This is a predicted structure of a 72-nucleotide RNA (transfer RNA) from Nostoc sp. PCC 7524.
RNA sequence: UGCAGUGUAGCUUAACGGCAAAGCCCCAAGCUCAUAACUUGGUAAAUGUGGGUUCAACUCCCACCACUGCGA
Numbered sequence: 001u002g003c004a005g006u007g008u009a010g011c012u013u014a015a016c017g018g019c020a021a022a023g024c025c026c027c028a029a030g031c032u033c034a035u036a037a038c039u040u041g042g043u044a045a046a047u048g049u050g051g052g053u054u055c056a057a058c059u060c061c062c063a064c065c066a067c068u069g070c071g072a
Stems, first nucleotide, its partner, number of pairs: 001071007010024004018055001026042005048064005
């Protein structure tokens, strides 16, 4: 410097252009002498940034940012 890919909750992942979902984590209760494990219930929290298209964008288009890989 060129090309390709990735970016969603504290972490790991879903989501035909049409209500952003789940597991772990966390909190409470049960169980236990107690802790862990297990069972039940529960709160909050996320689409990298800025534009464009569209009635409607995590999704399509453009630019930029960060990371990964390949090539020179």
Overview: RNAcentral holds the sequence, with entries from Rfam. The source organism's lineage runs through Bacteria, Bacillati, Cyanobacteriota, Cyanophyceae and Nostoc.